RNA sequence: GGCCUAUUAGCUCAGCUGGUGAGAGCAUUGUGCUAAUAACGUGAGGGUUGUAGGUUCGAGACCUGUAUGGGCCA
Numbered sequence: 001g002g003c004c005u006a007u008u009a010g011c012u013c014a015g016c017u018g019g020u021g022a023g024a025g026c027a028u029u030g031u032g033c034u035a036a037u038a039a040c041g042u043g044a045g046g047g048u049u050g051u052a053g054g055u056u057c058g059a060g061a062c063c064u065g066u067a068u069g070g071g072c073c074a
Base pairs, nucleotide, nucleotide: 001073002072003071004070005069006068007067010026011025012024013023019057028044029043030042031041032040050066051065052064053063054062
């Protein structure tokens, strides 16, 4: 220098060839249960989907640039 890949909640990840409240588990927190804690049950909060643009009636998804991590080639 070229190519491939990942980037979505505090953490680990899903979102099946674009379609309409953006999710799960863990964590945090309220509450029930208990003498109490844990476990368990049940609710809540938390995201400008790395970033800047573009295409489209509509983008987490498609296209381009760019940043960071990983891998391959030279």

Predicted 3D model of a 74-nucleotide RNA (transfer RNA) from Hibiscus trionum.
The prediction has a mean pLDDT of 81.
The organism belongs to Hibiscus, within Eukaryota.
The RNAcentral record of the sequence draws on Rfam.
Rfam family: tRNA. Gene Ontology term of the family: triplet codon-amino acid adaptor activity.